[in-house]
Molecule: transfer RNA
Organism: Planctomycetota bacterium
RNA sequence: UGCCGGGUCGUCCAGCGGCAGGACGCCUGACUCUGAAUCAGGAAAGCGAGGUUCGAAUCCUUGCCCGGCAA
Numbered sequence: 001u002g003c004c005g006g007g008u009c010g011u012c013c014a015g016c017g018g019c020a021g022g023a024c025g026c027c028u029g030a031c032u033c034u035g036a037a038u039c040a041g042g043a044a045a046g047c048g049a050g051g052u053u054c055g056a057a058u059c060c061u062u063g064c065c066c067g068g069c070a071a
Stems, first nucleotide, its partner, number of pairs: 001070007010024004018054001026042005047063005
């Protein structure tokens, strides 16, 4: 430098163009003598900038970052 893959709650991953979901963690409550476990509830996220569209996590352009391959 080119090509490919990736960037989404604190972490790890999902998501036919139509309400962003799950697990773990965290918080609250129930249970318990207390804690753990278990159960219930809750907070919490789209890498930046443009474009397309009634509508973009998703499609297009460009930039940034990470990984891989090639030279």